This is a predicted structure of a 91-nucleotide RNA (c-di-GMP-I riboswitch aptamer) from a Bacilli bacterium. The coordinates come from a structure-prediction model, not an experiment, and the mean pLDDT is 84. It was read from a public genome assembly, where an Rfam model found it.
[in-house]
């Protein structure tokens, strides 16, 4: 250096749930809390999944409101692949 990952050591992150804030929602931030994680650090220009404010179409109505389908420019890296950076070191 590459690969690999201990019942090692030093540290790190924090699922669900609850409270609160933001948001149309998905979801996200903070606090409490630990299910787990060797990249559960970062990247959403690949695939998947979630949402549908706005938009398009349809229906209804004809004054408006309301309904349905599609749609990401929204979200998720703790779904998968990929990129990138990085702690430790027994076999």
């Nucleotide at each position: 250096g590459u690969a690999u990952g201990a019942u090692a050591a030093a540290g790190g992150c924090a699922a669900a749930a609850u409270u609160u804030u933001g948001g149309a929602a998905a979801c996200a931030g903070a606090a409490u809390g630990a299910c787990g994680c060797a990249a559960a650090g970062c990247c959403a220009a690949g695939g998947g999944u979630c949402u549908a404010a706005g938009g398009u179409c349809c229906g209804a109505u004809u004054c408006a409101a309301u309904g349905g389908a599609c749609u990401a420019u929204g979200a998720u890296c703790g779904c998968c692949a990929g990129g990138u950076u990085g702690c430790c070191a027994a076999a």